[in-house]
Predicted 3D model of a 79-nucleotide RNA (c-di-GMP-I riboswitch aptamer) from uncultured Geobacter sp. The source organism's lineage runs through Bacteria, Thermodesulfobacteriota, Desulfuromonadia, Geobacterales and Geobacter.
RNA sequence: GCGCGUCAAGGCUAAACCUCCCGAGAGGGGGGGGCAGAAAGCGGCGGGUCUUCCUGAGGAUGAUGGCCGAGCUACCGAA
Numbered sequence: 001g002c003g004c005g006u007c008a009a010g011g012c013u014a015a016a017c018c019u020c021c022c023g024a025g026a027g028g029g030g031g032g033g034g035c036a037g038a039a040a041g042c043g044g045c046g047g048g049u050c051u052u053c054c055u056g057a058g059g060a061u062g063a064u065g066g067c068c069g070a071g072c073u074a075c076c077g078a079a
Base pairs, nucleotide, nucleotide: 004077005076012037013036017032018031019030020029021028022027035066041072042071045069046068047067048064049063050062052060053059054058
């Protein structure tokens, strides 16, 4: 350095649900909470799913990175 991820260390993130705010909606943000996560760090590039509008097939629009793939970056080290 690559690969791998341990009954390791120090930490990190935070599902459902409750609550306040934002949005027409999918959904997002703050607080509580903790199911989980070794990229659950970053960005919607490809696919998927979802929203809204148009629609004959379908198209456009936005949402989701905790659905998958690919990309970029990163802590630690038991074998």

The sequence was found by an Rfam model in a public genome assembly.